[in-house]
RNA sequence: GGUAGAGUAGGUGCUGUGCGUCAAGUGCCACAGGAUGGGAAGUUGCCUGUGGACGAAGGGUCGAAGGGCCCGCGGUGCAGCAUCGCGUCCGCUACU
Repeated sequence: GGUAGAGUAGGUGCUGUGCGUCAAGUGCCACAGGAUGGGAAGUUGCCUGUGGACGAAGGGUCGAAGGGCCCGCGGUGCAGCAUCGCGUCCGCUACU
């Protein structure tokens, strides 16, 4: 010098356990900020905040109700497992 590989934020599926169903959450738009392979910068990916628009599947049973239990529903929170997984430059490992 050449070849190959490892490794992120996250995505998907399954399982467990929660939340909501008296409507939060998820998703969408705008603005602002933040983190992001081992290092640097970085976004059309991710997260947070503010504002805005839109929006739902409940049912059984006990109870006066709040609520309890059970079965559902939500492009629902978290964790585990499986799997996919940085475009640039530098580095790391192996082979040559």